[in-house]
RNA sequence: GCCCUUGUAGCUCAGUUGGUAGAGCACCACCAUGGUAAGGUGGGGGUCGCCGGUUCAAAUCCGGCCGAGGGCUCCA
Numbered sequence: 001g002c003c004c005u006u007g008u009a010g011c012u013c014a015g016u017u018g019g020u021a022g023a024g025c026a027c028c029a030c031c032a033u034g035g036u037a038a039g040g041u042g043g044g045g046g047u048c049g050c051c052g053g054u055u056c057a058a059a060u061c062c063g064g065c066c067g068a069g070g071g072c073u074c075c076a
Stems, first nucleotide, its partner, number of pairs: 001072007010025004019056001027043005049065005
């Protein structure tokens, strides 16, 4: 340099044909308990990597860039 995969909550990851952004864990409050790390209820937390384009509408489609992982640069 080229090719493939990948980037979504603090962490691990879903997200269907473009139409309200989600789960588990973690965190906070409350309940419950003699007490608690177990249990129950509720809640907070998102520039969907960045920029641009298409569209009435983009996490999703298109282009560029950046980061991460992997592969490739030839035979005797």